[in-house]
RNA sequence: GGCGAGCCACCGCUCAAUCACGGAAAGGUGAACCGGGGACCCACGCAGUAAUGGGGUGAAUCCGCUGAGUCAGCGGUAGGGAUCGCUUCCGUCCCGAACCCGUCAGCUAACCCGGUCGGCGGCUACCUGGAAGGAAAC
Numbered sequence: 001g002g003c004g005a006g007c008c009a010c011c012g013c014u015c016a017a018u019c020a021c022g023g024a025a026a027g028g029u030g031a032a033c034c035g036g037g038g039a040c041c042c043a044c045g046c047a048g049u050a051a052u053g054g055g056g057u058g059a060a061u062c063c064g065c066u067g068a069g070u071c072a073g074c075g076g077u078a079g080g081g082a083u084c085g086c087u088u089c090c091g092u093c094c095c096g097a098a099c100c101c102g103u104c105a106g107c108u109a110a111c112c113c114g115g116u117c118g119g120c121g122g123c124u125a126c127c128u129g130g131a132a133g134g135a136a137a138c
Stems, first nucleotide, its partner, number of pairs: 010122005018031004032116006042106001053104001054101004062076006079095005086133005
C1' cells in the first nucleotide's frame, strides 16, 4: 500500500414496524402509523352440487418452454423498490417472495380485536447519473 472479515458510532434502504414515558429487569403505558372483524343502504344470490371449500397480509400475479405429475429450472409478465432534501421524466440497477385463518368473514358508521418485527447497504469519501419544475432561505 492492496484485498478480505469482524465490532462500535454515524449515514442510508426496505417494511406499518417509529417516537415518548416508566422500570434494575420482566410484565408495560401513550402517541403515531398499520392490519383484521363489524349495520342500515348498496352489492351478491345454484351459492362446495360434475370436479375444484372459502378467506387474509403482501408489489409478489399470470403466461410459455423444459424436466414424468407435485415440484424444480429457464424466459417473460401484471405489479413493486432504489438511484442520499421534494416531485416528475429519462437512463441505470433490482424485486416480482413468503406466510396466516380454519369450513368462516362482501362493503360497512358506532363498536371490537391485533401489530410496531425482520432483512440489507455504505463507512469519513462525494457534492453525489442526467434534465425539468416547485418550494424554502438569503